[in-house]
This is a predicted structure of a 265-nucleotide part of an RNA (large-subunit ribosomal RNA, domain VI) from a Polyangiaceae bacterium. Its Rfam family is "Bacterial large subunit ribosomal RNA". RNAcentral holds the full RNA, with entries from ENA. Its mean pLDDT, the model's own confidence on a scale to 100, is 91.
Context: one part of a larger RNA
C1' cells in the first nucleotide's frame, strides 16, 4: 500500500513443507513341506537401534546474584564476627532457567489410483485368447490420511460481533458540528525477543518491596557449659537462603497527547 466503509475477533484452505528408516524376539507351529538335515508364507503380539519432535515430573549436568569449608594475606584498634584479593583463590553441595545422559510421543493403520506381475468374462478368428469392448487383485513407490505453515490464494475467500450527522446539492462536494468502534504514543513487565514483532498489565497483582510457604545449604551470631587447648555439646534440624508458588498496592505504571470520521466505488 492494496484485499471498494472503519474495527475486533473466530475460521476455511488452493498451495507449500515436514515426516516417511530398520533389526531381534515370542505366539501361530517344530505345523505346512521334507527321507531326513532343516524349516515357512500368512496373521497377531512384544523388545530394541538410529532418526525426529515436545517437555524437565524423575535421573543427571550447569547454576560467576544460594549455603556452607579451608588456605594466605590486608583492612574494620584489639577478641571475637565479618569483608577485599589470591582463575569464582581452592572445594563440597544446589533452586528457578536452559540442557540430556533423562521423560512423551512419532513413523502408522486406513482408503483411492496403478507398475511388473496374476486373473475374470470375451470378440475379431465356430478354437484359442486377461484386451480388441467390459470387469478385478496387486508395491517401502503415487494420491490423500497424521502434523506445520497458509486468502498478497490480486480468484486477496467465509463468520459473529462492534462504530460512524445536520443542512444544501441529483453527485461529486460544500459549510457548520463532531472526532466514534477501536488502534497507537508512553509507561510496569514477560518460559517472547538481535532490533521490531508477540503476550501481560497501565490503580491494577505488570514489576519491585514486603509477607507466608517452598527449594538449597546443613547445625549462624551470641550466651551456657565440658575441655590446659584444638574442639564438642545445648539453646537448635539452627540461621542464611537467587531466578519458585501463593498472597499483599507500600513504591512505580501518573498525568496526558495521537491516529482513525461522520453509512461507505
Nucleotide at each position: 500500500c492494496g484485499u471498494a466503509g472503519g474495527a475486533c475477533a473466530c475460521u476455511u484452505g488452493a498451495g507449500a513443507g515436514u515426516a516417511g528408516c530398520u533389526a531381534c524376539c515370542c505366539a501361530u507351529a517344530g505345523u505346512a513341506c521334507g527321507a531326513g538335515a532343516g524349516g515357512a508364507c500368512c496373521u497377531g503380539g512384544g523388545u530394541g537401534g538410529a532418526c525426529g519432535u515436545a517437555c524437565c515430573u524423575c535421573u543427571g549436568g550447569u547454576g560467576c546474584g544460594c549455603c556452607g569449608g579451608u588456605u594466605g594475606u590486608c583492612a574494620u584498634g584489639c577478641c571475637a564476627a565479618u569483608g577485599g584479593c589470591a582463575u569464582a583463590g581452592c572445594c563440597g553441595g544446589g533452586u528457578a532457567g536452559c540442557c540430556a545422559c533423562g521423560u512423551a510421543c512419532g513413523g502408522a493403520a486406513c482408503g483411492g489410483a496403478u507398475a511388473a506381475c496374476c486373473g475374470c468374462u470375451g470378440a475379431a478368428a465356430g478354437c484359442a485368447u486377461a484386451u480388441a469392448a467390459g470387469c478385478g487383485g496387486g508395491a517401502a513407490g503415487c494420491c490423500g490420511g497424521c502434523c506445520u505453515c497458509a486468502a498478497g490464494a490480486c480468484u486477496a475467500g467465509g463468520u459473529g460481533u462492534c462504530c460512524c450527522u445536520g443542512c444544501c446539492g441529483u453527485a461529486a462536494g460544500g459549510c457548520a458540528c463532531u472526532a466514534a468502534a477501536g488502534g497507537c504514543c508512553c509507561c510496569u513487565u514477560g518460559a517472547a525477543g538481535a532490533c521490531u514483532a508477540c503476550a501481560a498489565g497501565g490503580u491494577a497483582a505488570u514489576a519491585g518491596g514486603c509477607c507466608g510457604g517452598g527449594u538449597g545449604u546443613g547445625a549462624a551470631a551470641g550466651c551456657g557449659c565440658a575441655g590446659c587447648g584444638a574442639u564438642g555439646c545445648g539453646c537448635g534440624g539452627a540461621g542464611c537462603u537467587a531466578a519458585c508458588c501463593g498472597g499483599u498496592a507500600c513504591u512505580a505504571a501518573u498525568a496526558g497527547g495521537c491516529c482513525g470520521u461522520g453509512a461507505g466505488g